[in-house]
A computed fold for a 162-nucleotide RNA from Humibacillus xanthopallidus, annotated as c-di-AMP riboswitch aptamer (ydaO/yuaA leader). The coordinates come from a structure-prediction model, not an experiment, and the mean pLDDT is 77. The sequence was found by an Rfam model in a public genome assembly. Rfam family: c-di-AMP riboswitch aptamer (ydaO/yuaA leader). Its family is annotated with regulation of gene expression and cyclic-di-AMP binding in the Gene Ontology.
């Protein structure tokens, strides 16, 4: 300087950068001193704010016949029932991460879906994971909430328009 990602930016407050010791999962905690305008920069966490992405949420439209295990409690006891925990081959989210077809698996192939330095096409080329809710959700104003991570190093070709 740039890539995928919504994953930027601001303001304020507190701490952090030396030294000693202790513990210790080796990365960090405590504790004691030094210094100090905690001043500029960086970092981190906290409080908000912008901005950007998400989930829930009504009329109205759609759909619309069965609503799953396991363990505790209540209910006089069982069945329902009612409330509390856990489960996950039912459902559901968030992404581009889907569909078929062979194939015991692994993979393999076809659609088809995402990426690759301002934007479109083409040709090239790379991806199609993972994770998370916890019987439960359609859409859905108003209104509620939540994220702002994290993992890398392309600039290959041509046409066209700006």
């Nucleotide at each position: 300087c740039g890539c995928c990602g919504a994953a930027u930016c601001c303001u304020g407050c507190u701490c952090g950068c030396c030294g000693g010791c202790g513990c210790u999962g080796c990365a960090g905690c405590a504790c004691c001193g030094a210094g100090a305008u905690a001043g500029a920069u960086c970092g981190a966490g906290c409080a908000g704010g912008a901005g950007u992405g998400g989930g829930g949420g009504a009329c109205c439209c759609a759909c619309a016949u069965c609503c799953g295990g396991g363990c505790c409690g209540g209910g006089a006891c069982a069945c329902a029932c009612c409330g509390g925990u856990c489960c996950u081959c039912g459902g559901g989210g968030u992404g581009a991460a889907g569909c078929c077809g062979c194939g015991a698996c692994a993979g393999c192939g076809g659609c088809c879906g995402g990426g690759c330095a301002g934007c479109u096409u083409c040709c090239g080329u790379c991806c199609g994971a993972a994770c998370c809710c916890g019987a439960c959700a359609g859409c859905u104003c108003a209104c509620c909430u939540c994220a702002c991570a994290g993992g890398c190093g392309u600039g290959g070709g041509a046409a066209g328009g700006a």